A computed fold for a 367-nucleotide part of an RNA from a Synergistota bacterium, annotated as large-subunit ribosomal RNA, domain IV. Its Rfam family is "Bacterial large subunit ribosomal RNA". Rfam links the family to the GO terms structural constituent of ribosome and ribosome. The coordinates come from a structure-prediction model, not an experiment, and the mean pLDDT is 86.

[in-house]
Context: one part of a larger RNA
């Protein structure tokens, strides 16, 4: 010395990032239980007594079983009802009696008071996280009217939705309940709109370009045929095209925010100072209402006041100068609930003052 359990004077968190760890509680009965509440809860709140054996009331009672025994009846039967041996067998009141102790061991809550999150029960990172993450009844919004809904799987048959049909099914946010949910349609996105404008293949086919029948002209020729240039060109193929024509889309008009998002800034001014209901001004699609706010958001910051402690970067209550809260990316409350998260109290203790002693077991050592 390291693991693992027991015990420890006196003090009792001073340990310690935190009471992390152990310890207190502890069963069953009786009393008594508060704020708060969504009246169900909170509640085992908290806080107390009580417990063993004897005796008595009591011949073993209350009650439980029920052998036998009677009695009723044609609903005759495993049936009604009275009776009642025997066997079991609590509880309760009084009294007594013993130990250091009587749910003697063994199992078996420690409580309270405040806050943040999250309604709750659930679910999750198999093997470092269980949480304020997911989910969740509930709220909206949006698609979808069914011979193949929408929407999804499949290359395809086919399937799935669904043998369902808008009180159906799907996809997006939010998240019980309560009180609520402002303003902005300028951008972007859906939806409606069809006048104009843009606009594609196709559609027309003005005009242009190659080819050339056939004509005109040169050179050559045994002036015949023929050979060779050079111009012109009907019509057929051909290339190429202006022009009109041509839809959804886009531009454009509208609506829409529980659709994506967004929600100003200087200056002045009140008879003490300060401060600005008031005004002025530029910008803007509008300029953040209610609530709330140094918060899971507050940088300066340990903001200031107030509470708690002798002492208090945490923590409660308040201010508000919101670096940078804020309304379904939901706002603010909330009983209950939580192996949560933050802060205080009580009990309680080897966590500590500060060690100590022991029981098992490794480690080393020697035989």
């Nucleotide at each position: 010395u390291c693991c693992u359990c027991g015990c420890u004077a006196a003090g009792g968190a001073a340990c310690u990032c935190g009471g992390c760890a152990a310890g207190u509680u502890g069963g069953c009965c009786c009393c008594g239980u508060a704020a708060c509440u969504u009246c169900g809860g909170g509640a085992g709140a908290a806080g107390g007594g009580g417990u063993g054996c004897c005796c008595g009331c009591g011949u073993g009672u209350a009650g439980g079983u029920g052998a036998g025994g009677g009695u009723c009846u044609u609903u005759u039967g495993c049936g009604g009802c009275c009776u009642g041996a025997g066997c079991u067998g609590a509880g309760g009141c009084g009294g007594g009696u013993u130990g250091c102790a009587g749910u003697g061991a063994c199992a078996g809550g420690g409580c309270c008071c405040a806050g943040g999150c999250g309604a709750c029960u659930g679910u999750u990172u198999a093997a470092u996280a269980a949480a304020a993450a997911c989910a969740c009844a509930g709220g909206u919004c949006u698609c979808u009217g069914c011979u193949u809904a929408a929407g999804g799987c499949g290359u395809g048959a086919g399937c799935c939705g669904a043998g369902g049909u808008a009180u159906a099914g799907g996809g997006a946010c939010u998240g019980a309940c309560g009180c609520c949910u402002g303003c902005c349609c300028g951008g972007u996105g859906c939806c409606g709109g069809a006048a104009g404008g843009u606009u594609a293949a196709g559609g027309u086919g003005a005009g242009g370009g190659g080819u050339u029948a056939g004509c005109c002209u040169g050179g050559u020729g045994u002036u015949g045929a023929g050979c060779u240039g050079g111009g012109c060109g009907a019509g057929g193929c051909u290339c190429u095209g202006a022009u009109c024509u041509g839809a959804a889309g886009c531009c454009c008009c509208g609506g829409u925010a529980a659709a994506c998002g967004g929600c100003g800034g200087c200056c002045g001014u009140a008879a003490c100072u300060a401060u600005a209901a008031c005004g002025g001004u530029c910008c803007u699609a509008a300029g953040g209402u209610a609530g709330c706010g140094a918060a899971a958001u507050u940088c300066c910051u340990u903001g200031u006041c107030g509470g708690g402690u002798a002492a208090g970067u945490u923590c409660c209550g308040a201010c508000c100068u919101g670096c940078a809260c804020g309304a379904a990316u939901g706002g603010c409350g909330u009983a209950a609930c939580g192996a949560u998260c933050u802060g205080g109290g009580c009990g309680c203790u080897g966590u500590c003052u500060c060690g100590g002693c022991g029981g098992g077991g490794a480690u080393c050592c020697c035989g």
The RNAcentral record of the full RNA draws on ENA.
The source organism's lineage runs through Bacteria, Thermotogati and Synergistota.